Description:
Small-subunit ribosomal RNA from a metagenome, 1389 nucleotides, folded computationally. Rfam family: Bacterial small subunit ribosomal RNA.
RNA sequence: CUGAGAUCGGGAUAACAGUUGGAAACGACUGCUAAUACCGGAUAAUAUUCAUAUUUAACGUAUGGAUCAAAGGUGGCCUCUGCUUGCAAGCCAGUACUUGGGGAUGAGUCCGCGUCUCGUUAGCUUGAUGGUGGGGUAAUGGCCUACCAUGGCGACGAUGAGUAGCCGGCCUGAGAGGGUGGCCGGCCACACUGGAACUGGAACACGGUCCAGACUCCUACGGGAGGCAGCAGUGGGGAAUAUUGCGCAAUGGGCGAAAGCCUGACGCAGCGACGCCGCGUGAGGGAAGAAGGCUCUAGGGUCGUAAACCUCUGUCAGGAGGGAAGAACCGCUUGGGAUCUAAUAGGUCUCAGGUCUGACGGUACCUCCAGAGGAAGCACCGGCUAACUCCGUGCCAGCAGCCGCGGUAAUACGGAGGGUGCGAGCGUUAAUCGGAAUUACUGGGCGUAAAGCGUACGUAGGCGGCUUUGUAAGUCAGGUGUGAAAGCCCUCGGCUCAACCGGGGAAUUGCACUUGAAACUACAUGGCUAGAGGUCGAGAGAGGGUGGCGGAAUUCCAGGUGUAGGAGUGAAAUCCGUAGAUAUCUGGAGGAACACCAGUGGCGAAGGCGGCCACCUGGAUCGAUUCUGACGCUGAGGUACGAAAGCGUGGGGAGCAAACAGGAUUAGAUACCCUGGUAGUCCACGCCGUAAACGAUGGAUAUUAGGUGUCGGGGGCUUGACCUUCGGCGCCGUAGCUAACGCGUUAAAUAUCCCGCCUGGGGAGUACGGUCGCAAGGCUGAAACUCAAAGAAAUUGACGGGGGCCCGCACAAGCGGUGGAGUAUGUGGUUUAAUUCGAUACAACGCGAAGAACCUUACCUAGGCUUGACAUCCUGCGAAUUCCCAGGAAAUCGGGAAGUGCCCUUCGGGGAGCGCAGUGACAGGUGCUGCAUGGCUGUCGUCAGCUCGUGCCGUGAGGUGUUGGGUUAAGUCCCGCAACGAGCGCAACCCCUAUUGUUAGUUGCCAGCAAGUGAUGUUGGGCACUCUAAUGAGACUGCCUCGGUCAACGGGGAGGAAGGUGGGGAUGACGUCAAGUCAUCAUGGCCCUUACGCCUAGGGCUACACACGUACUACAAUGGCGGAUACAAUCGGUCGCGAAGCCGUGAGGUGGAGCCAAUCCUAAAAAGUCCGUCCCAGUCCGGAUUGCAGUCUGCAACUCGACUGCAUGAAGUCGGAAUCGCUAGUAAUCCCGGAUCAGCAUGCCGGGGUGAAUACGUUCCCGGGCCUUGUACACACCGCCCGUCACACCACGAAAGUUGGUUCUACCCGAAGUCACCGGGCUAACCUUUUAUUAGGAGGCAGGUGCCGACGGUAGGGCUGAUGAUUGGGGUGAAGUCGAAACAAGGUA
Repeated sequence: CUGAGAUCGGGAUAACAGUUGGAAACGACUGCUAAUACCGGAUAAUAUUCAUAUUUAACGUAUGGAUCAAAGGUGGCCUCUGCUUGCAAGCCAGUACUUGGGGAUGAGUCCGCGUCUCGUUAGCUUGAUGGUGGGGUAAUGGCCUACCAUGGCGACGAUGAGUAGCCGGCCUGAGAGGGUGGCCGGCCACACUGGAACUGGAACACGGUCCAGACUCCUACGGGAGGCAGCAGUGGGGAAUAUUGCGCAAUGGGCGAAAGCCUGACGCAGCGACGCCGCGUGAGGGAAGAAGGCUCUAGGGUCGUAAACCUCUGUCAGGAGGGAAGAACCGCUUGGGAUCUAAUAGGUCUCAGGUCUGACGGUACCUCCAGAGGAAGCACCGGCUAACUCCGUGCCAGCAGCCGCGGUAAUACGGAGGGUGCGAGCGUUAAUCGGAAUUACUGGGCGUAAAGCGUACGUAGGCGGCUUUGUAAGUCAGGUGUGAAAGCCCUCGGCUCAACCGGGGAAUUGCACUUGAAACUACAUGGCUAGAGGUCGAGAGAGGGUGGCGGAAUUCCAGGUGUAGGAGUGAAAUCCGUAGAUAUCUGGAGGAACACCAGUGGCGAAGGCGGCCACCUGGAUCGAUUCUGACGCUGAGGUACGAAAGCGUGGGGAGCAAACAGGAUUAGAUACCCUGGUAGUCCACGCCGUAAACGAUGGAUAUUAGGUGUCGGGGGCUUGACCUUCGGCGCCGUAGCUAACGCGUUAAAUAUCCCGCCUGGGGAGUACGGUCGCAAGGCUGAAACUCAAAGAAAUUGACGGGGGCCCGCACAAGCGGUGGAGUAUGUGGUUUAAUUCGAUACAACGCGAAGAACCUUACCUAGGCUUGACAUCCUGCGAAUUCCCAGGAAAUCGGGAAGUGCCCUUCGGGGAGCGCAGUGACAGGUGCUGCAUGGCUGUCGUCAGCUCGUGCCGUGAGGUGUUGGGUUAAGUCCCGCAACGAGCGCAACCCCUAUUGUUAGUUGCCAGCAAGUGAUGUUGGGCACUCUAAUGAGACUGCCUCGGUCAACGGGGAGGAAGGUGGGGAUGACGUCAAGUCAUCAUGGCCCUUACGCCUAGGGCUACACACGUACUACAAUGGCGGAUACAAUCGGUCGCGAAGCCGUGAGGUGGAGCCAAUCCUAAAAAGUCCGUCCCAGUCCGGAUUGCAGUCUGCAACUCGACUGCAUGAAGUCGGAAUCGCUAGUAAUCCCGGAUCAGCAUGCCGGGGUGAAUACGUUCCCGGGCCUUGUACACACCGCCCGUCACACCACGAAAGUUGGUUCUACCCGAAGUCACCGGGCUAACCUUUUAUUAGGAGGCAGGUGCCGACGGUAGGGCUGAUGAUUGGGGUGAAGUCGAAACAAGGUA
C1' cells in the first nucleotide's frame, strides 16, 4: 500500500475501602469494580496442515478433510431503523483491532577468498567426522539426543602459546611497501564479575528480572539497597586530556488526534596555542654614523637607519552608537479553492496574506572617538648545518644526535657582544615511515668481507625438448553490474581571504557476470629424436670387497766371533754394556708397512685408494648407430656413505707413541731436546657423525678468442718435434667479471632452473627446551647485557731472533787506555738557613762556566728603599762637582764648607745637560710556561738520500721516474727501461798543506866580496839560497796495457813533488727526536708591584756516610835521580811582555835596557844524546796526606787561591764483570803557546818534536744504505696482544625450594534457571454432573524429583612469572699479580 473481516458470550482483578505485619524495603488478609486486560463459542481464506490425483523433485496445479481471529475508543450526523427534544444499538469520518498478500527497511543464518607473531608449540580430535530416527529453532545444521559407521584436521602449519576489536581510512614513501585504526562513518563485542532465562516484533537486554561472587551503603541486626565503558562532576592512576554551563531556537528521535511533553542525541557557550588557518605588535624619511655596549693591530670596526627626531597610517585590543542571517513549520487569524455532506454548519486537504517562535547574543558585522600608543619570544652559531669573537674556567665545572670537546691562549663548557634560523610560537622528549638497495616483489648477496649442507641417492614440491589438433583454467581485449557516505584529487561555489563548508566530476588499481582472441603457460590428443636411457665391440685405471703369496727393514730370541765401549745431544745426562753390549755372522719368531717404479699421473660422489696373484663387483670413456621415445633437472623432509681421534666386546701388539717416569734446559719448564713407556695405532663386529670434511667456489644445461703440456681412446695422411676428434687433469691468457686480490670453455663471464645459506662485533655455536648417542658429545639454537666498531683486499712506511747485496775503527787483526789506587773535576744522592738555576740513553755528567775568596750571584740570613739601581714625559728648586765631621757592618743618614761653567737674551729670564724633591703614567722581575714561539744548537749523518713538472698505469691510497744489469766514496757514472726532464743534496768551485815559476826583499836570509869581535848577519853590501806573501803552473784516468758490453769503470805501468776525491778544513738535503735553550738575546700569554723589584753586609754555590762519569799522577829499569849537551812551531805583549845585572836554597824580590814588535820580551822547549848512580825493594818507585816556615796577587786568601822550602811519605806491585780510542805523520809519547784572568788550569783551544803495530776477512756484535718478503705494528717492536688470579659493578644460567598467574584431567558439592516427569496440597472462566454456594474431569499453580548447570572444593598434571642460601661462566672497569700464547721463521711456523 492492499484483500477479507471485526460475531455471540463469560469469569475475574488492580486502583479503592477496611484490618494487619515490618525499622525499612516491601508486604499479608477481607471486601467492591472496569476495560482495547483475560477466557470460551461462531465464522474463515491463495493462512496452517493432511490425503489423493497430476510428468515428481518443487508451496507447481486441482480436489477433499481438519485447524486457527477479532476490540473497541473518539468526533460528527439524523437519510434509513428505535425511542423520537435529541440521543443511539443507526449512518459518516478518521483511528485502533483480526487475518492474508505485496513493497521498502532491518535482522538471523550459510558459503568462497582475505585477515599478526612463535615450529625451542608437531601432531590434534569422541559430539569428534558422517549417516538414520527424534527433539529444538523464525530458520539450515551434532545445535541437542538415541543408534550405526570410523572418520575429520595437519608442514599450503592443524593443535597450543602470545598479542590484537576489524574496516572505510590516516601517517609515510617516487612507487612497491612499511606503520597505524584517535576524531567522523560502517560492522562486531561488552555494560561491576560469572551464570541464567523471562517478556517481547526485536534482548539472553547499559539506565529490566533471578542466582552466585567481590565491593560500597542503610539497618531497630531480624533484614534490605546499589552498579556513570550515558552528560557533567569526584577520587585514584598517570608525562597527560575540559564545565556538576545554556537551550530544545534549529536538525533528528519517542509518545500523542493535536496543542504539547520528553530528549546531556543535538545546537551553542566555557576551559586548553593541542592542531590547522588568517591578522597584529607599525609605515616612510632620518649620519654629527649620537650616547652606550662589545671588540681592537689604539687607526678603527660593529650593534646601526637601528635609536633620537620629522611626516604618516589606524588592523587587533579600549570607549560610544547601530545591529543581522540562521525561521521554516506548527498554532491562531483573514481570504480563495478542492472534498465529504442536504448544507453557504462543520470536518479534512490545499493556496495566499497577516500574526507568533532565537539558546548562541546585543554575538558576527558596520560607523565614530582617541592614539604608535597596550602587544616578541625561543632555539642555535666545531663538522654534519645557516651563523664568531671576547672574558671566565683549567680532563674541574660541564657539553654531547654521531664524530667528539674541556689537562692555562676552548668559535664545542658558563657569561657577554654579535650573528643565524623560525616566529605567537620555539625547543626537548617519546613514536612512525623515509633516507636504508640495511630482508633486496619492484631491488641484495654467499672464493678471501656474514654466507655452499662433508658427499651422494631419492620422496613431496618447483622447473622442463621439437611438433599436430582441440579446450579456454591462467593470459589479453570489449561490455554490464557493483565497488556506501565521508576522506584524497580536479573543478565551481559560500563565509572579506584562508582554514572550514557546499555542488559536480574523477578515482576507487578490486570483484562478479558476459562477449571475444588463442601466441605463450596449462590440460587433453596424435606424432618426432637433438635430451635421457638401452644394445654390440674395445681398451685404461692405487675404484670397492674377500682369500692367498712375497721380499727389504726394525725389534726380539738362540748360537758363533769379538772387546770396551755404545747410545744420545747445541753440550750433556738419564739409559744399555765386563752377568760381554755396540759391531759382525748364522738360524728362528712376530707384527706392521709396502722403497725404487711415482708423474700439478690414474680411479672414486665425497671421505679416500699404492707390493704380487686369484675370485666377486661398481662406475666412467671411446667406437658402431640397429632400439625406447622426454622416460629429464633439482630436491624441503628422509635414507645411505662419511678422515683422524674416541667408545663397547673379543683378538693382536714389531715399530711408533698421548698419558706417565726419568735426564737435561731454565728464574721457573707440569713444554720445546734426550732415554724409556701405557692406552692407541692393526684385525673382527657394533657405535660415534665430526674436520681448514678446502677449489674455503652446491647441482644441471647452453653460449662466449686462443696457446701450451699431460692421461685414456678414435680418425687421417706426406709416418712426423705432423694434422684432426671425443673424454679427463694442469699452466698461461682475450673479451667479460671482481672492492681489490684474482677468475677466465674445469668461470668467479653470459643466461635459465632447483636446493642450501647470510643480514654489525662480542655475549655464543653458549644457555634453556627438544632430539640422537653407552659415554664423550652431536644436531637444532636464543636472550639480557655490552661496544662503535669487528672485518676484506690493497697502499705507504716502520719492524723481524726473514732473505739478498753493500758500507762504517762495526767486528776481526793490532797499539794504548778506562773499570782497581791516590788526587783533580763534574754529576747523582744526602745534608743545609742556602748548598741558585739549567743540562740528565747514545746526543747530560773537565756540560752552560774562555776560570764562584768580595764582585760575579741569580741562593740564604740580616739591615734598608718604594716612581725606584735603569728609560721617557710633567712640576718645583738647585749649576755640575769637590772636600770635612758624627752614627752605622755597609747600604745609608745627619751636619758643615768650597763652588759657579756652556748657549740664547729685550738682562726680567729662558734652554741643553746634571743633581735633589714631588706627582702619576710607568719602570723592574735570572718569576712561570722551550708543550704558545722566533733565533740558535745537538742528533741520525758528510749517511746518500729527499722531491717536483708533464706523461703513463691504478676506482683509489699510490706507483712509475728513483726499480733492473754493471760501477762508484756517492741517486757517481754507463747501459737498459713508459717514461722524459728538473730541483735540493753528492762532487766541484773556497781555505790550509805537499812541488815549482814569476813579482817583491825588511825587522827575514848570508853564497860570494869587504870590515869588526872573545863570540854572534854584528856592520858595509847583496837578494843567489832559506823564508816571507801576492799571483801563476801542476793532476785530467791525460798516456800505455789488460779486463769489461766497442760503455761506465777497474787492475797494472810510465812519467811526475804529488795518481786516481793526494792529505786536512770549511760546507750538514727533505726531515726526525713536542730533543736543548723563556738563565745569551728576542717574544705571546700568565703572575709580583712598600715586592717575586732595588741597595748593602755576612754566608752559600767549595758541605760529605756514599755512587757514577771524565781526567791527571803512578805502580817503575824502554825507569828514577844527578851532571853535561842539541834541535821547534803556533801564539801573546803598553793598566802589558819585561832582558842584562844584583839578592834569596826557592817561590820570588830588586832592577828597569828593549819592544805597540819577522827587530825587543815571554823563552828554559821536552822527550833525545853523553856520562854517572840506583839493582827489583813498597824501593833513590810513587807522591797523597799532614806539620812548620814562606812568596805572590788582591780592600781582603778563616770558611775558600796559587806557588816555594824543610819535614812527613798514604794507597798503589798493571787492575773482576765490563768497556773506550785509533788505519799514518795516525796511535802512543814529549814539551810549547793562547783565551778567560788581579790571582787561580790535571780542563779547553792551538802548536810543533819523536814516531809505531795491524787489517786474513765480513760469519758474528753495533749503526747505516738499496732491493725483496711477512705483519694482527702506524704513538710504528720501548709496537701489538692472550689467559688465570685478586678487587668493584652489571645482566644472565643452574639450584634444595618458596610463592603467584593461567590451563587441563578426574571426582565432590550443586544456586538461579530452561527442559522433562511427578504433582496426594491449592485451584475463577471450559466440559460433565448434582437442583447447583456441590462433585468430578480437563487445565493450571505451589511444591517435589531428575538431566544440564555458574561459583566453590579435593587430587594430580602442563605452560608461564617472581623469588632463593649457594654455585657457574659472561660483560665492563685508571695505573694490580703471574707468566709470555698469538702477530716477523713471534724466537718450537